RNAcentral holds the sequence, with entries from ENA. This is a predicted structure of a 365-nucleotide RNA (Bacterial RNase P class A) from a bacterium.
RNA sequence: CACGCAGGGCGGAUAGUCGCUCCAUGGAAUAUUCCAUGGGGAGGAAAGUCCGGGCACCGCAGGGCGGGAUGCCGGGUAACACCCGGUCACGGCAACGUGAAGGAAAGUGCCGCAGAAAAUAUACCGCCGCUCUUUUUAAAAAGCGGUAAGGGUGAAAAGGCGGGGUAAGAGCCCACCGCUCCGGCGGAGACGCCGGAGGCAUGGUAAACCCCAUCCGGUGCAAGGCCAAGCAGGGAGCAUGGGCGGCCCGUUCAAUAUGCUUCCGGGUAGGCUGCUGGAACCGUCCGGCAACGGCCGGUCUAGAUAGAUGACUAUCGUCUCUCCUCGGAGGGAUACAGAACCCGGCUUACAGCCCUGCGUGCUUU
Repeated sequence: CACGCAGGGCGGAUAGUCGCUCCAUGGAAUAUUCCAUGGGGAGGAAAGUCCGGGCACCGCAGGGCGGGAUGCCGGGUAACACCCGGUCACGGCAACGUGAAGGAAAGUGCCGCAGAAAAUAUACCGCCGCUCUUUUUAAAAAGCGGUAAGGGUGAAAAGGCGGGGUAAGAGCCCACCGCUCCGGCGGAGACGCCGGAGGCAUGGUAAACCCCAUCCGGUGCAAGGCCAAGCAGGGAGCAUGGGCGGCCCGUUCAAUAUGCUUCCGGGUAGGCUGCUGGAACCGUCCGGCAACGGCCGGUCUAGAUAGAUGACUAUCGUCUCUCCUCGGAGGGAUACAGAACCCGGCUUACAGCCCUGCGUGCUUU
């Protein structure tokens, strides 16, 4: 320098004008509005709502069936399907990447097409032997038998490869590799290394049923709590009226009269709360390979409710194109996207950039 691999960060700036929302203070006015001043006001994903938790209400003696999720090992965490470190397999020369990676000698099922045969192995071509016939003593045809080395089919063919052996062949025998079992050593473990024994038994498929192990109650802030106009209804009290009675007091009205009070309960509109200070953020140091944890110090950092956080102008920045007197001029672009109870993750979208480490190749010193 070229091509790559991994990780991290930014994601417009300034000024002016006109607005929006919240808070504090002051004032006006008034029972909720207006004005002034000062201050706060979107993101790395606020997104998809796919996992996990906090919080809230409901349910719950205990156990089982059923259902769901997860699935190499160790660690982190409030928890996880997330993260970190490792193991193994696969891909890459490498840096590194990818992996739902338990069990197929518990059972059941399935394996299309092709092919002789897809799991109790089998035999289409071929190879070999015997019998018999023909003929040119070597072939050909037929029959019986042996075989799985070679061909052919398939994603996959019953260990692979080489040698011996044989009529031809075959773990039939042997070496090496693989496999199974046993032992030793290393490791916390997944697992690795070494040695021995066995001729080889166990085809694939569990994002097929299933088996094993671990975990899991439901609903979501429109959860939930508080206040509560009006209307309707119920209760109570008072007044009036009817009955009893000659009258008053009193009592009563059940086919429960009329009016007032708005006292009581539920509760709609509406309001308040939940609501933003938290597994928080920043920095030094300490423990740890790391994820992460801890001590100390500092900071306060949106809270709308039909949903505020905006619009316009100017200058500049960044990228790009054209012209060109090589210094400028002009044009274009400036993404993805908008909090709604709060956190931890994952996934997806993204104009234009920046930084760090590493690998391979080439060149120069």
The coordinates come from a structure-prediction model, not an experiment, and the mean pLDDT is 77.
Its Rfam family is "Bacterial RNase P class A". About the family: Ribonuclease P (RNase P) is a ubiquitous endoribonuclease, found in archaea, bacteria and eukarya as well as chloroplasts and mitochondria.
A source record names the gene rnpB.